The part of an RNA shown here (small-subunit ribosomal RNA, central domain) has 348 nucleotides and comes from Spongia lamella. The coordinates come from a structure-prediction model, not an experiment, and the mean pLDDT is 87. The full RNA is in RNAcentral, with records from SILVA. The source organism's lineage runs through Eukaryota, Opisthokonta, Porifera, Keratosa and Spongia.
[in-house]
Context: one part of a larger RNA
């Protein structure tokens, strides 16, 4: 090579654009590289196979045969695959009319709360726990009332409900702007798919350098609890969370399910479109999604079931016994924290 496998046992890369490479619809003709058939040469001897022979025998020796699955020239086949040339619409995209969205991103505006703070009323409490301290408070706290400041988040609508490729998106308003979905069937004419390398985008935290900081709050401080309490509880409170621009590149980045494509019984439920029936309050039928239950199948079970973990095809990634380890070393990346990559010896 060939074989088994990857939802929970090792194993789908966080997640996309895409280079190479693999693969790649329908029809015709050409054309013979893959492919297939003949011929001819060539494929040293020995060795291995088979039929003999010589050593008492065997092992060895040795005769003759076949093999040597190669290769090369030629001379032929043309389904498949390539090639190339012609056409085609089913794939794909384009346009044209629609629909739906918390999709991205600037900029502007709003109410409710918490804190703050001026001013009134008004006074002995407040505050907080299992229970209590520490805290605030007679320099007037808490509670209430009007007024002002500033930040951060955006209640109800709100849904197993939308979008987005993933991280992720949720007041309103306006600009710029990405993508899907439905109908038409006008247009292009396989322009497709999958993706080693390689580009970018990816929660939180945490960096840099400047800005903000109401609230929450690592660290840190008190108070409590406890045998002890570097903790769970509580009363404070710094980074930080929030902005701008740059880095970081890692999560249970989970569906723990790769991405694309065909096929395979139903049922309910919801969201967006179309289109018939009727005219209402429905119903049927068709598309793209999102749930839930299920037949066949499948799975060690458990579950999965047209959104597959069925049945199949095309491409990439990964697994190969626990520990030692995602750790050593080296290499690339990082300001740094670290990250990719990734062993061994010992062990059981």
């Nucleotide at each position: 090579c060939u074989g088994g496998g990857c939802g929970u046992a090792a194993a789908g890369c966080g997640c996309a654009u895409g280079u190479a490479g693999g693969c790649g619809g329908u029809u015709c003709g050409a054309u013979a590289a893959g492919u297939c058939a003949g011929a001819u040469g060539u494929g040293a001897a020995a060795u291995c196979c088979c039929c003999g022979g010589g050593c008492u025998u065997a092992a060895c020796c040795u005769g003759g045969g076949a093999a040597c699955u190669g290769c090369a020239u030629u001379u032929g086949a043309u389904a498949c695959u390539g090639u190339c040339g012609a056409a085609c619409u089913a794939g794909a995209g384009u346009a044209c009319a629609g629909a739906a969205g918390a999709g991205g991103a600037a900029a502007g505006u709003g109410g409710a709360a918490u804190u703050c703070u001026g001013a009134a009323u008004g006074u002995a409490g407040c505050g907080g726990u299992g229970a209590a301290a520490u805290g605030c408070g007679u320099a007037g706290a808490u509670a209430u009332u009007c007024g002002g400041a500033g930040g951060a988040a955006c209640a109800c609508c709100a849904g197993a409900g939308g979008c987005g490729a993933a991280g992720g998106c949720g007041a309103c308003u306006u600009u710029c702007u990405g993508g899907u979905c439905u109908g038409u069937a006008a247009c292009u004419g396989a322009c497709g798919c999958u993706g080693a390398g390689a580009u970018g985008c990816g929660a939180a935290a945490g960096c840099a350098u400047g800005g903000g900081u109401a609230g929450c709050a690592a660290a840190c401080a008190g108070g409590a609890u406890u045998a002890g309490a570097u903790a769970c509880c509580c009363u404070g409170g710094u980074a930080g969370u929030c902005c701008a621009u740059g880095c970081c590149g890692u999560a249970a980045a989970c569906g723990a399910u790769g991405u694309c494509a065909a096929c395979u019984a139903g049922c309910u439920g919801u969201u967006c479109g179309a289109g018939c029936u009727u005219a209402u309050u429905a119903g049927c039928c068709u598309g793209a999604g999102u749930a839930g239950c299920g037949c066949a199948g499948c799975u060690a079970a458990c579950g999965c079931u047209u959104u597959a973990a069925g049945u199949u095809g095309a491409c990439c990634g990964c697994c190969u016994g626990g520990g030692g380890a995602g750790u050593a070393c080296g290499g690339c990346c990082g300001c740094a924290a670290g990250g990719c990559u990734g062993a061994a010896a010992c062990u059981c």